A computed fold for a 485-nucleotide part of an RNA from a Candidatus Altimarinota bacterium, annotated as small-subunit ribosomal RNA, 5' domain. Model confidence (mean pLDDT): 87 of 100. The organism belongs to Candidatus Altimarinota, within Bacteria. It matches the Rfam family "Bacterial small subunit ribosomal RNA".
[in-house]
Context: one part of a larger RNA
RNA sequence: GGAUGAACGCUGGCGGUGCGUUUAAUACAUGCAAGUCGAACGAGAAGCUAAAUUUAUUUAGUGGAAAGUGGCGAACGAGCGAGUAACACGUAAGCAUCUGCCCUGUACUCGGGGAUAACUCGGCGAAAGUCGGGCUAAUACCGGAUGGUCUCGAAAGAGUAAAGAUUUAUCGGUACAGGAGGAGCUUGCGGGCUAUCAGCUAGUUGGUGAGGUAAAGGCUUACCAAGGCUAUGACGGCUACCGGGUGUGAGAGCAUGACCCGGCGCGAUGGGACUGAGACACGGCCCAUACUCCUACGGGAGGCAGCAGUAAAGAAUCUUCCGCAAUGGGCGAAAGCCUGACGGAGCGACACCGCGUGGUGGAUGACACCCCUAGGGGCGUAAACACCUUUUAUGAGGGAAGAAGAUCUGACGGUACCUCAUGAAUAAGCACCGGCUAAUUACGUGCCAGCAGCCGCGGUAAUACGUAAGGUGCAAGCGUUAUCC
Numbered sequence: 001g002g003a004u005g006a007a008c009g010c011u012g013g014c015g016g017u018g019c020g021u022u023u024a025a026u027a028c029a030u031g032c033a034a035g036u037c038g039a040a041c042g043a044g045a046a047g048c049u050a051a052a053u054u055u056a057u058u059u060a061g062u063g064g065a066a067a068g069u070g071g072c073g074a075a076c077g078a079g080c081g082a083g084u085a086a087c088a089c090g091u092a093a094g095c096a097u098c099u100g101c102c103c104u105g106u107a108c109u110c111g112g113g114g115a116u117a118a119c120u121c122g123g124c125g126a127a128a129g130u131c132g133g134g135c136u137a138a139u140a141c142c143g144g145a146u147g148g149u150c151u152c153g154a155a156a157g158a159g160u161a162a163a164g165a166u167u168u169a170u171c172g173g174u175a176c177a178g179g180a181g182g183a184g185c186u187u188g189c190g191g192g193c194u195a196u197c198a199g200c201u202a203g204u205u206g207g208u209g210a211g212g213u214a215a216a217g218g219c220u221u222a223c224c225a226a227g228g229c230u231a232u233g234a235c236g237g238c239u240a241c242c243g244g245g246u247g248u249g250a251g252a253g254c255a256u257g258a259c260c261c262g263g264c265g266c267g268a269u270g271g272g273a274c275u276g277a278g279a280c281a282c283g284g285c286c287c288a289u290a291c292u293c294c295u296a297c298g299g300g301a302g303g304c305a306g307c308a309g310u311a312a313a314g315a316a317u318c319u320u321c322c323g324c325a326a327u328g329g330g331c332g333a334a335a336g337c338c339u340g341a342c343g344g345a346g347c348g349a350c351a352c353c354g355c356g357u358g359g360u361g362g363a364u365g366a367c368a369c370c371c372c373u374a375g376g377g378g379c380g381u382a383a384a385c386a387c388c389u390u391u392u393a394u395g396a397g398g399g400a401a402g403a404a405g406a407u408c409u410g411a412c413g414g415u416a417c418c419u420c421a422u423g424a425a426u427a428a429g430c431a432c433c434g435g436c437u438a439a440u441u442a443c444g445u446g447c448c449a450g451c452a453g454c455c456g457c458g459g460u461a462a463u464a465c466g467u468a469a470g471g472u473g474c475a476a477g478c479g480u481u482a483u484c485c
Stems, first nucleotide, its partner, number of pairs: 001485004006481005013355006019348002021313001026311003030308003035072003040069002047062007079266003089190007097183003102179008110144001112142002119134006150159003164171002192238003199229003204226008241263004245256004268289005291302004319345001321344003327341001328339004358388004369378003393422006402412001429474005434455003440469005450457002
């Protein structure tokens, strides 16, 4: 000198674009953050219409709420960086593999059955909830048939599928093959500190059989052999998510990994599996632990490292906002519904960029103030005063693009922007002035009070302390502190 997710002190006019708990992966009140489909299924409340009467009910039609069965989604998106020195990441290669939705192609979609929730009746419980009897549907479940380029097998042969809905035009279903995208696994190379860690290892290293997985493999197990790693640092300890990048630097390098993008890991702590194409699953389940809450004491409920917000900790970090209008996602044939993703607004000079706080003229030069050799000098064209302008401000009028889809649809927002009017009007501070280092005098103080980045100032004329005047630098900021180059 540059830089920062900064903080602190003094000060503070506006706009745009970004950024905003670096600490306690501490604990969380409240609301919201994942639903959707009636064109899979049964049942069907309120309301409305009509009729009947016993005049407040019944019947029929329409209607479609809440719930249930079923399907798809919930494994994405969002958050955080605790752990991890590892095939976790980066890069380059590979295979013994899987893949819902999507695309391409071929073939098929025949005929049956038994249940069960909802509902109803009854019981238990404070609640959470739960038990039993009865009724019913399906694209829920289960046999049968057929069957292929499917599976097993050398072959013969054996085994194995489907589901319908409706507005009649479609949407589906099953099997197989291929694709795209996604995932799994293996390997070469690469990137911390430490030897005041020198030996480490029994599923350990290899083989055979068996099991297991979508898949190779000590992945697991039985038996057999005695191997395997290590000074090119094994093993141990400490620290740490990794990369694209970011900061600095002429570069080499050094430091770093906020925001954004890719990957990984995690979801109170530890463990486990279920479902599923995909999880060992943040807003699913089970167990254990700690903590919090409810309780009728028998038993139950919970997990903000989602968005806001609260407490605590801290030098320190925001609104319990608006909207699905756009982009994207889930479901749906669609209309649409959901979406704290996202789009926006709010707060904060936290950073960067831009603009303004007026312009021109105006005296041998006012007043005040400061200095003085008492003559004068400085502040200083600065002010006053005159003329001008209106960025900005205030008021009034007009008023978007963003909409894709000739109609309709805008949270932002009557915002941006444009026009007119008013009036210099609404807007300057901070640090420094001994040398380094641009900028000096007076007074006060008297090794005191104090300053200080280094050298060093202060003990009676201090350009170094404090105040004032003047000056220098930067400027809506200026200084200080911390950290990196």